RNA sequence: GGGCCUGUAGCUCAGCCUGGUGGAGUGCCUGACUGAUAAUCAGGUGGUCACCGGUUCAAAUCCGGUCAGGCCCA
Numbered sequence: 001g002g003g004c005c006u007g008u009a010g011c012u013c014a015g016c017c018u019g020g021u022g023g024a025g026u027g028c029c030u031g032a033c034u035g036a037u038a039a040u041c042a043g044g045u046g047g048u049c050a051c052c053g054g055u056u057c058a059a060a061u062c063c064g065g066u067c068a069g070g071c072c073c074a
Stems, first nucleotide, its partner, number of pairs: 001073007010026004020057001027045006050066005
């Protein structure tokens, strides 16, 4: 220098192909239970979908560029 993959909640990851209300587990907070804690149960809390721009009535999703990490080729 070239190619490919990844970037979504504090953490681990779905969702993207096929555009239409952003999710699960875990964590955290509150309550129930207990002598108390843990476990369990109920409720609550969660986001600039890496960044910039474009297309569209509408973009995490499609297109272009940039950044960061990883793998391969040279």